Small-subunit ribosomal RNA, 5' domain from an uncultured prokaryote, 487 nucleotides, folded computationally. It matches the Rfam family "Bacterial small subunit ribosomal RNA". RNAcentral holds the full RNA, with entries from ENA.
Context: one part of a larger RNA
RNA sequence: GAACGAACGCUGGCGGCAUGCUUAACACAUGCAAGUCGAACGAGAAGCGGGGCUUCGGCCCCGUGGAAAGUGGCGCACGGGUGAGUAACGCGUGGGAAUCUACCCUGGAGUGGGGGACAACCGUUGGAAACGACGGUUAAUACCGCAUAAUCCCUGAGGGGGAAAGGCUUCGGCCGCUCCUGGAUGAUCCCGCGUCCGAUUAGCUUGUUGGUGGGGUAACGGCCUACCAAGGCGACGAUCGGUAGCUGGUCUGAGAGGAUGAUCAGCCACACUGGGACUGAGACACGGCCCAGACUCCUACGGGAGGCAGCAGUGGGGAAUAUUGGACAAUGGGGGCAACCCUGAUCCAGCCAUGCCGCGUGAGUGAAGAAGGCCUUAGGGUUGUAAAGCUCUUUCACCUGUGACGAUGAUGACGGUAGCAGGAGAAGAAGCCCCGGCUAACUCCGUGCCAGCAGCCGCGGUAAUACGGAGGGGGCUAGCGUUGUUC
Numbered sequence: 001g002a003a004c005g006a007a008c009g010c011u012g013g014c015g016g017c018a019u020g021c022u023u024a025a026c027a028c029a030u031g032c033a034a035g036u037c038g039a040a041c042g043a044g045a046a047g048c049g050g051g052g053c054u055u056c057g058g059c060c061c062c063g064u065g066g067a068a069a070g071u072g073g074c075g076c077a078c079g080g081g082u083g084a085g086u087a088a089c090g091c092g093u094g095g096g097a098a099u100c101u102a103c104c105c106u107g108g109a110g111u112g113g114g115g116g117a118c119a120a121c122c123g124u125u126g127g128a129a130a131c132g133a134c135g136g137u138u139a140a141u142a143c144c145g146c147a148u149a150a151u152c153c154c155u156g157a158g159g160g161g162g163a164a165a166g167g168c169u170u171c172g173g174c175c176g177c178u179c180c181u182g183g184a185u186g187a188u189c190c191c192g193c194g195u196c197c198g199a200u201u202a203g204c205u206u207g208u209u210g211g212u213g214g215g216g217u218a219a220c221g222g223c224c225u226a227c228c229a230a231g232g233c234g235a236c237g238a239u240c241g242g243u244a245g246c247u248g249g250u251c252u253g254a255g256a257g258g259a260u261g262a263u264c265a266g267c268c269a270c271a272c273u274g275g276g277a278c279u280g281a282g283a284c285a286c287g288g289c290c291c292a293g294a295c296u297c298c299u300a301c302g303g304g305a306g307g308c309a310g311c312a313g314u315g316g317g318g319a320a321u322a323u324u325g326g327a328c329a330a331u332g333g334g335g336g337c338a339a340c341c342c343u344g345a346u347c348c349a350g351c352c353a354u355g356c357c358g359c360g361u362g363a364g365u366g367a368a369g370a371a372g373g374c375c376u377u378a379g380g381g382u383u384g385u386a387a388a389g390c391u392c393u394u395u396c397a398c399c400u401g402u403g404a405c406g407a408u409g410a411u412g413a414c415g416g417u418a419g420c421a422g423g424a425g426a427a428g429a430a431g432c433c434c435c436g437g438c439u440a441a442c443u444c445c446g447u448g449c450c451a452g453c454a455g456c457c458g459c460g461g462u463a464a465u466a467c468g469g470a471g472g473g474g475g476c477u478a479g480c481g482u483u484g485u486u487c
Base pairs, nucleotide, nucleotide: 001487002486003485004484006483007482008481009480010479013359014358015357016356017355018354020351021317026315027314028313030312031311032310035074036073037072040071041070047064048063049062050061051060052059053058081270082269083268090195091194092193093192094191095190096189097188099187100186104183105182107180108179109178110177111176112146114144115143121136122135123134124133125132126131152161153160154159166175167174168173196242197241198240203233204232205231208230209229210228211227212226213225214224215223245267246266247265248264249260250259251258252257272293273292274291275290276289295306296305297304298303323349325348326347327346331345332343333342334341335340362392363391364390365389372383373382374381375380396428398423399422400421401420402419406414431476432475433474434473435472436457437456438455442471443470444469445468446467452459453458
């Protein structure tokens, strides 16, 4: 000098665009953050219309209606958060194969005929609750056989095995379902190279290193297991210890390099702590399940409930970091034929000079060089064209009116916002640090090694340009200084 997710002190007019718990991966009240489909299915509350009965309280039937719940499908593995762990094929880069891939696309073939249940519902019943138990009834794109098999799978090549589901319709068709092929996308695995510090860590290893048989996986593999062999790694730093998510990038620097990894983007890991599997195309699953633990809450003491490192918000920690806001209008995502529903993703608004950028706080004229202040050699000098006065202008802010783009037909949270037009009036808007040298800017008074200053050198003990105040000056400016950190 540059930089910052900064903080602190003093000060503070406006706008645009960004950023905003770096600390306790500490604990969390409350609300919201993942649903959707009635065109898969049974059933059907309230309300409304009609009819019947009535002890005038109401009850029953039909139609309409469609709530809540249930079966079923798809989604919930995305999106969002955090950086604890991890020195590792985790990441980066370049290769490779023994693999899987729902929805989507291409092509081929098919969609025949049957069956038995379980929720919901009804009845009985347990429990304080959470939640159940038993019996009976029922539908399906739920479940299970049979038939068929171009392709597909196994094979000892003879043969053997394996599928389906319907719904809507304006009757044209549309949305589906099953098997197979290829693709696309996503994912898994393997390898070369690169990837912090410590030798005051020198030896490490028994599924360890390799082989055979078997198992397991989507798939290769000590991935697992039995047996056999005795290997494998290491001063080119194994092992151990410490620290750390990695990268594109960011900061600095002429570069080489050094430092760093907030926001944005890619990958990884994690979801109260530890372990485990289930479902599924995909998870060993943040707002799923089971077990154990710590913690919090409810309890009728028998037993139960919970997990903000989602968005807000609270306590705590801290020098320190925001609203319990609006909308699905746009972009995107899930479901649905669609209408549409959901979406704290997202888009916006709110708060903070936290940063960057832009603008303003007026312009011209004005010498009796006014008054006042300060200094003085008492003549004067300086503040200083500065002020006043005169002549103008109206950016921004303010008031009135109008009023978007973003939305290709409709639909606008933002928003009566931005912008535009008109109006009034210099009107509402300047501070901070420094002035001994480094380093730009000097005098007076006070103080008297005191009070104090200080980045380094150093100032202060009676004339201090170094302390405190004043006048003057220098620098930067809605900021200016200080502290911290990096180059």